[in-house]
A computed fold for a 76-nucleotide RNA from a Candidatus Woesearchaeota archaeon, annotated as transfer RNA. The RNAcentral record of the sequence draws on ENA. Its Rfam family is "tRNA". It is annotated as a transfer RNA. Its mean pLDDT, the model's own confidence on a scale to 100, is 81.
RNA sequence: GGGGUGGUAGUCUAGCUUGGUUUAGGAUACCGGUCUCGGGCACCGGUGAUCGCAGGUUCAAAUCCUGCCCAUCCCA
Numbered sequence: 001g002g003g004g005u006g007g008u009a010g011u012c013u014a015g016c017u018u019g020g021u022u023u024a025g026g027a028u029a030c031c032g033g034u035c036u037c038g039g040g041c042a043c044c045g046g047u048g049a050u051c052g053c054a055g056g057u058u059c060a061a062a063u064c065c066u067g068c069c070c071a072u073c074c075c076a
Base pairs, nucleotide, nucleotide: 001075002074003073004072005071006070007069010028011027012026013025020059029047030046031045032044033043034042052068053067054066055065056064
């Protein structure tokens, strides 16, 4: 330098070739409650993501298009 895969809450992850319904779902973590002498476990409730960045298309973009950045792998 060329190409493949990936980037979504503190962490892991689904959704992306079907563009739209409820505020982007789940697990974990964290906070509160019940329980306990106290803690843990369990159960119940709650908080947290403008979807890597910037543009474009569209009535509407995590999703389609373009450029760039980062991680990783292959080729040279």